[in-house]
RNA sequence: GCCCUCGUAGCUCAGGGGAUAGAGCGACGGUUUCCUAAACCGUAGGUCGCAGGUUCGAAUCCUGUCGAGGGUA
Numbered sequence: 001g002c003c004c005u006c007g008u009a010g011c012u013c014a015g016g017g018g019a020u021a022g023a024g025c026g027a028c029g030g031u032u033u034c035c036u037a038a039a040c041c042g043u044a045g046g047u048c049g050c051a052g053g054u055u056c057g058a059a060u061c062c063u064g065u066c067g068a069g070g071g072u073a
Stems, first nucleotide, its partner, number of pairs: 001072007010025004018056001027043005049065005
């Protein structure tokens, strides 16, 4: 250089054209307890890497680009 995979919440990841973008863990609050932990209930947290295009509609499809990993001479 070329090819492939990945980038979504603090972390690990799901979602592959139409719901208000979700789960587990974590954080915070509450119930319970003498206190803590556990358990249960709730709350907050996202420009879906970035830019452009296609579409009535894009996290999702296309192009470019940035980053991470792998393959190849």
This is a predicted structure of a 73-nucleotide RNA (transfer RNA) from a Planctomycetaceae bacterium.
It matches the Rfam family "tRNA". By type it is a transfer RNA. Rfam links the family to the GO term triplet codon-amino acid adaptor activity. About the family: Transfer RNA (tRNA) molecules are approximately 80 nucleotides in length.
It was read from a public genome assembly.